[in-house]
């Protein structure tokens, strides 16, 4: 250096749940808390998978209100693959 996570070292992240913001909602940050992660670092390139504010189609109401389908530009890196970076150690 690749590779590979046995055995250790030193640490690192932080799931759920709950509380407080944000956000139409998926969710996202912050507390608290650890479910587990050798990348549970970073990155929306693929592929998955959430959500439907606006939007367009219909429907019911009647004066712009609800419901139903569609719809990502919006989330998800702890879905899984790709990129880029990284501690230790090497039976």
């Nucleotide at each position: 250096a690749a590779g590979c996570g046995a055995c250790a070292a030193a640490g690192g992240c932080a799931a759920a749940c709950c509380c407080g913001a944000c956000g139409a909602a998926a969710g996202u940050c912050g507390g608290c808390g650890a479910c587990g992660c050798a990348a549970a670092g970073c990155u929306a390139c693929g592929a998955g998978g959430c959500u439907a504010c606006c939007g367009c189609a219909g429907c019911g109401a009647g004066a712009u209100c609800g419901c139903u389908g569609c719809c990502a530009u919006g989330c998800c890196a702890g879905u899984c693959g790709g990129g880029c970076u990284g501690c230790c150690g090497u039976c």
Annotation
c-di-GMP-I riboswitch aptamer from Roseisolibacter agri, 91 nucleotides, folded computationally. Its mean pLDDT, the model's own confidence on a scale to 100, is 89. RNAcentral holds the sequence, with entries from Rfam.